This is a predicted structure of a 74-nucleotide RNA (transfer RNA) from Antricoccus suffuscus.
[in-house]
RNA sequence: GGGGUGGUAGCUCAGUUGGUCAGAGCAGUCGACUCAUAAUCGAUCGGUCGCCGGUUCAAGCCCGGCCCACCCCA
Numbered sequence: 001g002g003g004g005u006g007g008u009a010g011c012u013c014a015g016u017u018g019g020u021c022a023g024a025g026c027a028g029u030c031g032a033c034u035c036a037u038a039a040u041c042g043a044u045c046g047g048u049c050g051c052c053g054g055u056u057c058a059a060g061c062c063c064g065g066c067c068c069a070c071c072c073c074a
Stems, first nucleotide, its partner, number of pairs: 001073007010026004019057001028044005050066005
């Protein structure tokens, strides 16, 4: 230098048929239970979907450029 995969909540990830409220588990907070703690259960909190543009009535999703991580080729 060329190519591929990925980037979504503090962490691990789903979502790819363009519209369904952007979600799950863990973590955090509050509560129930307990003599107390853990476990368990309930509730709650948490996001400019890597960045910038474009297409569209509508973009996490499609298109272009760029950045970062990993892998392959040279």
Description: It matches the Rfam family "tRNA". Its family is annotated with triplet codon-amino acid adaptor activity in the Gene Ontology. Model confidence (mean pLDDT): 81 of 100.